[in-house]
Molecule: transfer RNA
Organism: Verrucomicrobiales bacterium
RNA sequence: GUCCCCGUAGCUCAGCAGAAGAGCAGCCGGCUUCUAACCGGCGGGUCGAAGGUGCGAUUCCUUCCGGGGAUG
Numbered sequence: 001g002u003c004c005c006c007g008u009a010g011c012u013c014a015g016c017a018g019a020a021g022a023g024c025a026g027c028c029g030g031c032u033u034c035u036a037a038c039c040g041g042c043g044g045g046u047c048g049a050a051g052g053u054g055c056g057a058u059u060c061c062u063u064c065c066g067g068g069g070a071u072g
Stems, first nucleotide, its partner, number of pairs: 001071007010024004018055001026042005048064005
């Protein structure tokens, strides 16, 4: 240089057009003599950036940024 994959909550990931969820972590409560475990609830996201298509984009297209891999 060329090609491929990934980027979504603090972390690990799902969702791949009808507008965002789970687990863990955090906070509150229950249980317990107390803690852990367990149970219930709550908060937390400009979906890497900018444009395009479209009634509607995390999702499709283009470019760029970051990470990883293959190849010369």